[in-house]
Context: one part of a larger RNA
Molecule: large-subunit ribosomal RNA, domain VI
Organism: Lentilitoribacter sp.
């Protein structure tokens, strides 16, 4: 810009893309078959591999503004307690998030029309013949079925609702997110829990400082303490004010 009023939402599916894999074992059955040796089709079940999708409850990884321990050195006047630097100084743990080595699922079943092939009926050609007329079976291939996208499918589809009280609606803007390169998308904007803060609770770390008590002291104890990022709730304290543009 178009889809001949302007919008919001829900859709149909022309079409497009993806997926389509496979082993072993048990059973049928030591059966059919075979002199024996050997040894099935068909069917039923179990369990794997690779690939793929989603997720983080479990097991792990990471987790550079979390917690603790610790070395050297400088500083805070000294002690005690801390801060800086040394690869995040090093080491031990670790929430959220992200993840695989983790978990769950998938390629199942079925239908249609067929290929090679196997047939029925059956002439030409009194026989025979799957074929000439006619009819059936038959494969991971084809068309459906499964998953995702999809009306610029210019063949531009359909349904519902809203809109002359100058609208319905959209944008911009602000607080933001399990959304994100930017855009876009979602939530919210005081008639408010959108983010931060605060409070409480999970989770992490592992028992802070100061002081009391015990002990000559190291140390122990009062003490599951103190600290704490992303998690879950509550709470308007702070910021989303008033206004603006298109239509």
């Nucleotide at each position: 810009c178009g889809u001949a009023a302007g919008a919001a939402a829900u859709u149909u599916g022309a079409g497009u893309a993806g997926a389509u894999c496979u082993g072993a074992c048990u059973u049928u059955a030591g059966u059919a078959c075979g002199a024996g040796a050997g040894g099935a089709c068909c069917g039923a079940g179990u369990u794997g591999g690779a690939c793929u999708a989603a997720c983080c409850g479990c097991u792990g990884g990471u987790g550079u503004a979390c917690c603790a321990g610790u070395u050297g050195u400088u500083c805070c006047g000294c002690c005690a307690g801390g801060a800086g630097c040394a690869c995040u100084g090093c080491u031990g743990g670790g929430u959220a998030g992200c993840u695989a080595c983790g978990u769950u699922g998938g390629g199942a079943a079925g239908g249609g029309a067929u290929a090679a092939g196997c047939a029925c009926u059956g002439a030409a050609a009194g026989c025979a013949u799957c074929u000439a007329a006619g009819u059936g079976c038959g494969a991971a291939a084809c068309c459906c079925a499964c998953u995702a996208c999809a009306a610029g499918a210019u063949g531009a589809g359909a349904u519902u609702u809203c809109u002359u009280u100058u609208a319905a609606g959209a944008g911009a803007u602000g607080u933001u997110c399990u959304a994100g390169a930017u855009u876009a998308g979602g939530a919210c904007g005081u008639a408010g829990a959108u983010a931060g803060g605060c409070u409480g609770c999970a989770g992490g770390u592992g028992u802070a400082a100061a002081g009391g008590c015990a002990g000559u002291a190291a140390u122990g104890u009062c003490a599951a303490a103190g600290c704490u990022g992303a998690g879950c709730a509550g709470u308007a304290c702070u910021a989303a004010u008033u206004a603006c543009u298109c239509g």